[in-house]
Transfer RNA from an Elusimicrobiota bacterium, 74 nucleotides, folded computationally. Taxonomically the source falls in Elusimicrobiota (Bacteria, Pseudomonadati). It matches the Rfam family "tRNA". By type it is a transfer RNA. RNAcentral holds the sequence, with entries from ENA. The coordinates come from a structure-prediction model, not an experiment, and the mean pLDDT is 80.

RNA sequence: GGGCAGUUAGCUCAGUUGGUUAGAGUGCCGUCUUGACAUGGCGGAGGUCACAGGUUCAAAUCCUGUACUGCCCA
Numbered sequence: 001g002g003g004c005a006g007u008u009a010g011c012u013c014a015g016u017u018g019g020u021u022a023g024a025g026u027g028c029c030g031u032c033u034u035g036a037c038a039u040g041g042c043g044g045a046g047g048u049c050a051c052a053g054g055u056u057c058a059a060a061u062c063c064u065g066u067a068c069u070g071c072c073c074a
């Protein structure tokens, strides 16, 4: 330098053919249960869907560019 894949909550990851409020597990906070703890139940907070532009009535999703990570080729 070329090619492919990936980037969504603190962490690990879903998200179908573009369409209802962007979700799960775990972690964090509160609360219930206990004499106290652990476990467990319930509730809550936490997101510029990597960044910028474009297409569309509507974009995490499609298109283009950029950045970063991994793999392959040279």
Stems, first nucleotide, its partner, number of pairs: 001073007010026004019057001028044005050066005